A computed fold for a 96-nucleotide RNA from Chryseolinea sp. H1M3-3, annotated as SAM riboswitch aptamer (S box leader).
It was read from a public genome assembly, where an Rfam model found it.
Rfam family: SAM riboswitch aptamer (S box leader). Rfam describes the family as follows. The SAM riboswitch is found upstream of a number of genes which code for proteins involved in methionine or cysteine biosynthesis in Gram-positive bacteria.
The source organism's lineage runs through Bacteria, Bacteroidota, Cytophagia, Fulvivirgaceae and Chryseolinea.
The coordinates come from a structure-prediction model, not an experiment, and the mean pLDDT is 82.
RNA sequence: UAUUUAUAAAGAAUAGGGGAAAGAGCAGGCUUUAUGAUCCUAUGACAACCUUUAAAAAGGUGCCAAUUCCUGCCUUAUUAUUAGGACAGAUAAAUA
Numbered sequence: 001u002a003u004u005u006a007u008a009a010a011g012a013a014u015a016g017g018g019g020a021a022a023g024a025g026c027a028g029g030c031u032u033u034a035u036g037a038u039c040c041u042a043u044g045a046c047a048a049c050c051u052u053u054a055a056a057a058a059g060g061u062g063c064c065a066a067u068u069c070c071u072g073c074c075u076u077a078u079u080a081u082u083a084g085g086a087c088a089g090a091u092a093a094a095u096a
Stems, first nucleotide, its partner, number of pairs: 001096007013043005021032003026072004044064001046062001048061003068088001073085003
């Protein structure tokens, strides 16, 4: 990197760095952000998978704004709203 399988409406902070946009891609919204966001580091927390165990703890990844923030593609109720599914993405494990 590719394929397969599984999961996702819950949960979880400070400090330092840094300095403008950010929320995966495109579009439309809607939110966060100089009272310093996104991002990086340290410590701390949360707890999905693997591992381990009698069960745990510990360990390997992960994760710590908003349902994967919502919608867009298909079906469906509905004036618009709903519900389900797909595409794409994320995380883990296995295989190549």